Record summary: Predicted 3D model of a 97-nucleotide RNA (Glycine riboswitch aptamer). Its mean pLDDT, the model's own confidence on a scale to 100, is 75. Of the family's consensus pairs, 86% are formed in the model. It was read from a public genome assembly, where an Rfam model found it.
RNA sequence: CUGAUAGCACUUUGGAGAAUUCUGUUAAAUCAGAUGCCGAAGGGGCAAGGCGGUCUAUGGCCGUUAAUCUCUCAGGCAAAAGGACAAAGGUUGUGUU
Numbered sequence: 001c002u003g004a005u006a007g008c009a010c011u012u013u014g015g016a017g018a019a020u021u022c023u024g025u026u027a028a029a030u031c032a033g034a035u036g037c038c039g040a041a042g043g044g045g046c047a048a049g050g051c052g053g054u055c056u057a058u059g060g061c062c063g064u065u066a067a068u069c070u071c072u073c074a075g076g077c078a079a080a081a082g083g084a085c086a087a088a089g090g091u092u093g094u095g096u097u
Base pairs, nucleotide, nucleotide: 004094005093006092007091008090010089011088012087013086014085019035021034022033023032024031036077037076038075042073043071044070045069049065050064051063052062053061054060055059
């Protein structure tokens, strides 16, 4: 220098769902309660297959491993904020020529 790859308390852009519900209250979507919902912060769960172990071994059993699936604890259900994830940049590392 070239292209590859992994990460991030960084920057920019995009970014869904579900109550502007009910009762009381408040200067106020302020606070409290009730009912109904949503999944894309975070958290929990696991099929096949793979890998490991084991047994009486074409197989059985045990362990381990994912998600935008699933649960809805947390969070959320006007706007704002937040937001998984994606793109570009920045930065750090790995390794190649």